Notes
Predicted 3D model of a 71-nucleotide RNA (transfer RNA) from a Candidatus Woesearchaeota archaeon.
RNA sequence: GCGGUUUUAGUUUAGUGGUAGAAUGCGAGCUUCCCAAGCUUGAAACGCGGGUUCGAUUCCCGCAAGCCGCA
Numbered sequence: 001g002c003g004g005u006u007u008u009a010g011u012u013u014a015g016u017g018g019u020a021g022a023a024u025g026c027g028a029g030c031u032u033c034c035c036a037a038g039c040u041u042g043a044a045a046c047g048c049g050g051g052u053u054c055g056a057u058u059c060c061c062g063c064a065a066g067c068c069g070c071a
Base pairs, nucleotide, nucleotide: 001070002069003068004067005066006065007064010024011023012022013021018054026042027041028040029039030038047063048062049061050060051059
């Protein structure tokens, strides 16, 4: 330099053109003599910039970062 692949809460991950789920962690409450455990509840995410579309996390292009291969 070329090609491929991945990027979603603090972390690990599911998902798909129309509401973004879960686990864990975190906050609050309940329970308990206390702790732990348990229950309820809350906040928290689609890497960045464009394009297509009535509508994009999803499709297309570029960029960035990680990984794999080729040279």
The coordinates come from a structure-prediction model, not an experiment, and the mean pLDDT is 80. Lineage of the source: Archaea > Nanobdellati > Candidatus Woesearchaeota.